This is a predicted structure of a 74-nucleotide RNA (transfer RNA) from an uncultured Bacteroidota bacterium. Rfam family: tRNA. Its family is annotated with triplet codon-amino acid adaptor activity in the Gene Ontology. Model confidence (mean pLDDT): 80 of 100.
RNA sequence: AGUCCCGUAGCUCAGUUGGUCAGAGCACCACACUGAUAAUGUGGGGGUCGGCGGUUCAAGUCCGCCCGGGACUA
Numbered sequence: 001a002g003u004c005c006c007g008u009a010g011c012u013c014a015g016u017u018g019g020u021c022a023g024a025g026c027a028c029c030a031c032a033c034u035g036a037u038a039a040u041g042u043g044g045g046g047g048u049c050g051g052c053g054g055u056u057c058a059a060g061u062c063c064g065c066c067c068g069g070g071a072c073u074a
Stems, first nucleotide, its partner, number of pairs: 001073007010026004019057001028044005050066005
């Protein structure tokens, strides 16, 4: 330098052929339970889906460029 893959909550990830929806588990907070923890149960907070543009009535999803990470080739 080129090709390909990945980037979604604090962490690990799902999200199908563009529309129902921004989710799950763990973590965190509150309450219940307990002598007190843990475990368990119930409820709650937390995201402008890496960034900027574009296409579309509608984009986490499609397209372009850029940024970050990884693999391969030279």